[in-house]
């Protein structure tokens, strides 16, 4: 110099796991400016019937809250494997 181990730091990959944030489920959740249904009453009409349509009930929408199974996403002084670099005052071999 040169080849091997160890250590150390660092960079790709793949894989868990934390944590956020979205899906996703369940509650809330529209006087009227969503939807159905329209009591009363209001109009047409001789009438039978119609017409629009307030409260009320019913559905959902946007937001609010809760829950994280699953599944995406984003990050670490995150945990494992593998490649790769760079360094060490370390130890071994082999060479001038």
């Nucleotide at each position: 110099u040169u080849a091997g181990g160890c250590c150390c730091u660092u960079c790709g990959c793949g894989u868990g796991g934390c944590a956020g944030c979205a899906u996703c489920u369940u509650g809330u959740g529209a006087a009227c400016u969503c939807c159905c249904c329209c009591a009363g009453g209001a109009c047409c009409g001789g009438a039978a019937g119609g017409u629009a349509g307030c409260a009320a009930g019913g559905g959902u929408a946007a937001g609010c809250a809760a829950g994280c199974u699953c599944u995406a996403c984003u990050g670490g002084g995150u945990g494992c494997g593998c490649g790769g670099a760079g360094g060490g005052c370390c130890c071994u071999u082999a060479u001038c």
RNAcentral holds the sequence, with entries from ENA.
Bacterial small signal recognition particle RNA from Brevibacterium sp. HMSC08F02, 96 nucleotides, folded computationally.
The coordinates come from a structure-prediction model, not an experiment, and the mean pLDDT is 78.
The model forms 89% of the base pairs in the Rfam consensus.
The source organism's lineage runs through Bacteria, Actinomycetota, Actinomycetes, Micrococcales and Brevibacterium.
It is recorded under the gene name ffs.